The RNA shown here (Glycine riboswitch aptamer) has 91 nucleotides. Rfam family: Glycine riboswitch aptamer. Rfam describes the family as follows. This family represents the bacterial glycine riboswitch. Glycine riboswitches usually consist of two metabolite-binding aptamers domains with similar structures in tandem. The aptamers cooperatively bind glycine to regulate the expression of downstream genes. In Bacillus subtilis, this riboswitch is found upstream of the gcvT operon which controls glycine degradation.
RNA sequence: AGGAAACUCUGGAGAAUCCCAUUGAAUUGGGUGCCGAAGGUGCAAAGCGGCCACGCUGAAUCUCUCAGGCAAAAAGGACAGAGCAGAUGUU
Numbered sequence: 001a002g003g004a005a006a007c008u009c010u011g012g013a014g015a016a017u018c019c020c021a022u023u024g025a026a027u028u029g030g031g032u033g034c035c036g037a038a039g040g041u042g043c044a045a046a047g048c049g050g051c052c053a054c055g056c057u058g059a060a061u062c063u064c065u066c067a068g069g070c071a072a073a074a075a076g077g078a079c080a081g082a083g084c085a086g087a088u089g090u091u
Stems, first nucleotide, its partner, number of pairs: 001088001007083005016032001018031004033070003039066001040064001042062001046057004
């Protein structure tokens, strides 16, 4: 000079009070229809390689819907703000 990860606090969306069975109980299992903002899949520009067919690397709140979720509450929650922290670079 710089402000990575982790951690703490605050805010934080979407979609079924569906159907069947089961249970003391949204307890558990199955079915159908949906949602995207944990995680995961796919790739544009660009770069590299190439036998010029293409291959590899490669971002997102885009895409898929595997996982997860779909009354309220709780939990989770990308992302944002603040705090803490001090990776890293130069001399």
It was read from a public genome assembly, where an Rfam model found it.